[in-house]
């Protein structure tokens, strides 16, 4: 100088004005009053992602369906959290990242390109041993006109059948790698070493796993954030949960003429209905009214609810000084003056986590 990891702070003090809760006191004036005291946001209060408390509903037990989680051990009330480790990947390193069970249970998919994409494939290339076709030479046999036919054989050619996965080319991926042998050319076809897989044995570790040895066929691709399989877990809704009280109007039941008044008395409903009768009264009923009770639980209130805490929601503003950053000017290079700025954000039932946002700064350990 460049980085890695962990922890912490998140402007300070004072004054004035203002806001919310609680509490104490005051008053010609009891009120949305006045005054005093005290308390009043965060590391994330945020996103509402995972758990739990709490509340109501549902619920014999078991299973299916559906959803979630997914290396190992531990911690935790619990979690998809935390700690330590294993494996894989990245970095020179400190260290970081991982949605990390099973692809040899089955099904499915593998775009484009490419001849071929899973018990593969012949496009170019290579070969063409073998078979086929063509040419040449000699030999043998037959008919015989100098020649023709047949047979096997030697040489040369074609690239027709076919062989070939070494090489080229395509692709994220082409069915192990290097070398030697081998072959017509090739190929785990053979061998040596290496890599990988499976099985067995020994050792270490609680375990994931690691180390070493032997054998095998020679080699088995990827995707489960595709279905699926395996293991474990999961009832639903949420403080607008829920509990208590509870108007008015309407409903159900009951009583009574009502009001005033100590009493006497006075005043005050229906062009209502029925019966009797001396025609003006008496009795009864209905409606209205008044009062009481009941159920329901609306409006509303209280609780739930907290050493901030609600009825849609208080926690703020200004000034002075100091601190830090940045800019400009001046400088006797010590500094001085002036202006601006000091993030992200803001409780709403509570708690434990996770994730996300964040100007600037401090401390510790470590690496190159």
């Nucleotide at each position: 100088g460049a980085g890695u990891c962990g922890g912490c702070c998140g402007g300070g003090u004072g004054g004035c004005c203002g806001c919310g809760g609680c509490u104490c006191g005051g008053c010609a004036g009891u009120g949305a009053c006045c005054g005093g005291g005290u308390c009043g946001a965060g590391g994330a209060a945020g996103g509402u992602c995972g758990g739990g408390g709490c509340u109501c509903c549902a619920c014999a037990g078991g299973g299916c369906a559906g959803g979630g989680u997914g290396c190992u051990g531990g911690c935790u009330a619990g979690c998809g959290g935390c700690c330590a480790g294993u494996c894989g990947g990245g970095g020179u390193g400190a260290c970081c990242c991982g949605c990390a069970g099973g692809a040899a249970a089955g099904u499915g998919c593998c775009a484009c390109a490419g001849a071929g994409a899973a018990c593969a494939g012949a496009c170019c290339g290579c070969c063409g041993a073998u078979g086929g076709c063509c040419c040449c030479g000699a030999u043998g046999c037959u008919c015989a006109u100098u020649g023709a036919g047949c047979a096997g054989u030697g040489g040369g050619g074609c690239a027709c059948a076919g062989g070939u996965a070494a090489g080229g080319g395509u692709g994220a991926a082409a069915c192990g790698g290097u070398g030697c042998g081998g072959u017509a050319a090739g190929a785990g076809c053979g061998c040596a070493c290496c890599a990988g897989c499976g099985c067995c044995c020994g050792g270490g570790g609680u375990g994931a796993c690691c180390c070493g040895g032997g054998c095998g066929g020679c080699u088995c691709g990827g995707c489960a954030a595709a279905c699926c399989c395996c293991a474990c877990c999961c009832g639903g809704a949420g403080c607008a949960a829920g509990g208590c009280c509870g108007a008015a109007c309407a409903g159900g039941g009951g009583a009574c003429g009502g009001a005033u008044g100590c009493c006497c008395g006075u005043c005050c409903g229906g062009u209502g209905c029925c019966u009797c009768c001396u025609c003006g009264g008496a009795g009864g009923c209905c409606c209205a009214g008044u009062c009481c009770c009941c159920a329901g639980g609306u409006a509303g209130g209280c609780c739930g609810c907290a050493u901030a805490g609600a009825u849609g929601g208080a926690u703020g503003g200004c000034c002075a000084c100091c601190g830090c950053g940045c800019c400009g000017c001046c400088u006797c290079c010590g500094g001085g003056c002036g202006a601006c700025g000091c993030a992200c954000a803001g409780a709403a039932c509570c708690c434990c986590g996770c994730c996300u946002a964040c100007a600037g700064g401090c401390c510790g350990a470590c690496u190159c």
This is a predicted structure of a 368-nucleotide RNA (Bacterial RNase P class A) from a soil metagenome.
Of the family's consensus pairs, 90% are formed in the model.
The coordinates come from a structure-prediction model, not an experiment, and the mean pLDDT is 76.
The sequence is in RNAcentral, with records from MGnify.
Its Rfam family is "Bacterial RNase P class A". By type it is a ribozyme. Rfam describes the family as follows. Ribonuclease P (RNase P) is a ubiquitous endoribonuclease, found in archaea, bacteria and eukarya as well as chloroplasts and mitochondria.